This is a predicted structure of a 550-nucleotide part of an RNA (small-subunit ribosomal RNA, 5' domain) from an uncultured bacterium.
The coordinates come from a structure-prediction model, not an experiment, and the mean pLDDT is 83.

Context: one part of a larger RNA
RNA sequence: GGACGAACGCUGGCGGCGUGCCUAAUACAUGCAAGUCGAGCGGAGUUAUUUUGCGGAAGCCUUCGGGUGGAAGCUUAACAACUUAGCGGCGGACGGGUGAGUAACACGUAGGCAACCUACCCAAAAGACUGGGAUAACUACUGGAAACAGGAGCUAAUACCGGAUACGCUUCCUUGAUCACCUGAUCGAGGAAGGAAACGCGGAGUAAUCUGCGGCUUAUGGAUGGGCCUGCGGCGCAUUAGCUAGUUGGUAAGGUAAAGGCUUACCAAGGCGACGAUGCGUAGCCGACCUGAGAGGGUGAUCGGCCACACUGGGACUGAGACACGGCCCAGACUCCUACGGGAGGCAGCAGUAGGGAAUCUUCCGCAAUGGACGAAAGUCUGACGGAGCAACGCCGCGUGAGUGAUGAAGGUUUUCGGAUCGUAAAGCUCUGUUGCCAGGGAAGAACGACACGGAGUUAACUGCUCCGUGAGUGACGGUACCUGAGAAGAAAGCCCCGGCUAACUACGUGCCAGCAGCCGCGGUAAUACGUAGGGGGCAAGCGUUGUCC
Numbered sequence: 001g002g003a004c005g006a007a008c009g010c011u012g013g014c015g016g017c018g019u020g021c022c023u024a025a026u027a028c029a030u031g032c033a034a035g036u037c038g039a040g041c042g043g044a045g046u047u048a049u050u051u052u053g054c055g056g057a058a059g060c061c062u063u064c065g066g067g068u069g070g071a072a073g074c075u076u077a078a079c080a081a082c083u084u085a086g087c088g089g090c091g092g093a094c095g096g097g098u099g100a101g102u103a104a105c106a107c108g109u110a111g112g113c114a115a116c117c118u119a120c121c122c123a124a125a126a127g128a129c130u131g132g133g134a135u136a137a138c139u140a141c142u143g144g145a146a147a148c149a150g151g152a153g154c155u156a157a158u159a160c161c162g163g164a165u166a167c168g169c170u171u172c173c174u175u176g177a178u179c180a181c182c183u184g185a186u187c188g189a190g191g192a193a194g195g196a197a198a199c200g201c202g203g204a205g206u207a208a209u210c211u212g213c214g215g216c217u218u219a220u221g222g223a224u225g226g227g228c229c230u231g232c233g234g235c236g237c238a239u240u241a242g243c244u245a246g247u248u249g250g251u252a253a254g255g256u257a258a259a260g261g262c263u264u265a266c267c268a269a270g271g272c273g274a275c276g277a278u279g280c281g282u283a284g285c286c287g288a289c290c291u292g293a294g295a296g297g298g299u300g301a302u303c304g305g306c307c308a309c310a311c312u313g314g315g316a317c318u319g320a321g322a323c324a325c326g327g328c329c330c331a332g333a334c335u336c337c338u339a340c341g342g343g344a345g346g347c348a349g350c351a352g353u354a355g356g357g358a359a360u361c362u363u364c365c366g367c368a369a370u371g372g373a374c375g376a377a378a379g380u381c382u383g384a385c386g387g388a389g390c391a392a393c394g395c396c397g398c399g400u401g402a403g404u405g406a407u408g409a410a411g412g413u414u415u416u417c418g419g420a421u422c423g424u425a426a427a428g429c430u431c432u433g434u435u436g437c438c439a440g441g442g443a444a445g446a447a448c449g450a451c452a453c454g455g456a457g458u459u460a461a462c463u464g465c466u467c468c469g470u471g472a473g474u475g476a477c478g479g480u481a482c483c484u485g486a487g488a489a490g491a492a493a494g495c496c497c498c499g500g501c502u503a504a505c506u507a508c509g510u511g512c513c514a515g516c517a518g519c520c521g522c523g524g525u526a527a528u529a530c531g532u533a534g535g536g537g538g539c540a541a542g543c544g545u546u547g548u549c550c
Base pairs, nucleotide, nucleotide: 001550002549003548004547006546007545008544009543010542013398014397015396016395017394018393019391020390021356026354027353028352030351031350032349035090036089037088040087041086043084044083045082046081047080049078050077053074054073059068060067061066097309098308099307107233108232109231110230111229112228113227116226117225121222122221123220125218126217127216129163130162131161132160138153139152141150142149143148169194170193171192172191173190174189175188176187177186178185179184199214200213201212202211203210204209235281236280237279242272243271244270247269248268249267250266251265252264253263254262284306285305286304287303288299289298290297291296311332312331313330314329315328334345335344336343337342362388364387365386366385370384371382372381373380374379401431402430403429404428411422412421413420414419435491438485439484440483441482445477451471452470453469454468455467456466457465458464494539495538496537497536498535499520500519501518505534506533507532508531509530515522516521
């Protein structure tokens, strides 16, 4: 000199864009952060219409006995719309957080798998036949304070289980060609065994049936995402020198999607190490960021990639995918409820609280945009995200006025008492109108989807479905950005320093005291070094100090 996720002191006008618990991976009140599909299924509820049976008001008639009239309400059934606890499907493995652990194939880079998997998506192909038994919800009980549980009865499915079919698929046997060669790979031929499925919503038709959309099964290829293996690379300590028994290799078996001591049995006795094994300490790694002429050195906040973790430790289940942050089980610590028998919980999601600390924000608005989950769609959900709020925490931009103005005013300071200086500075006059304040106007971000109208296609045909065009509509931010106008200098400057390094000097006070100080050093009676004042220098909405790095 530069840099900072900074902090502290004094000060503080505006805007844009960023950034904001570096400490206790400490403990958490409260709310929200993952749902969705009724076009998979059976129920239940509400509403409207029609209907069945009760019921009988007002009104009207009356010979006062009643008659007529049929509303409200209750009820039966049908159909429709809406809602949804449960079964079922897909998603809760993404997105979001943190950096504890990890010195490791964790990361980076370059390769490999002739040793592998991949839901949804894309392409092209074939199929979707025929049967069956349950169970939740529900009903009525029982137990329990609760959480919840139990047995009994009933019912459905795109839930579950058989049978059939299946060129291609899997396994085994026989065999040919090509390629590779350490294992084998690819393309065929023959034989044996094995393996699938689910329907739903519309339209036309009396129906048979036809048709549109969505879904289902099998196998192939692709895409995407992952798994595994290997070479090389990046911390400290040798005041850590020896380490290792599933250890190193082989055979066989098991296991996995898959190679492998991954696991087990048997056999051999190996394997690593001064090119630093092992141990201990420290640490998430990288793209990058800071500095530097570079080489290097330092760092790993924000943003992006990978990894690891989710109260602590262990475990598996489900699934295409987890050994699973807002899933399950066990153990532990802690907190809460309890009728003392037993239960409930996990903010390193967004806000927020306590604690710790020098120190780090709102219990805000919205799904309008982008993206994600589900859905045929409308749409629902989304603390991802888009925004607003707080903080000079950082960077950038703007302003606090411009011109003129000598009697060099008043006043301050100083003085050799003449003056000098603050100083064109002020006042005064003439302008301008950024920003703030006030008033008026006022966006882009919006493209869709659905709806209406028109056209084309599909089809035997369509009011169905698909595509195209036109119309109208959708904004949290926000009456925000931006534009225009009025009035008015009115509303907007501080901080550090002035002995040398280092730009900037005098007066008074103090008297080795009080104090200063980055280094040298100042202060003991005229201190340009302490304190104050005047003046000056530097930077400026900041200026200094402290800390860390180059």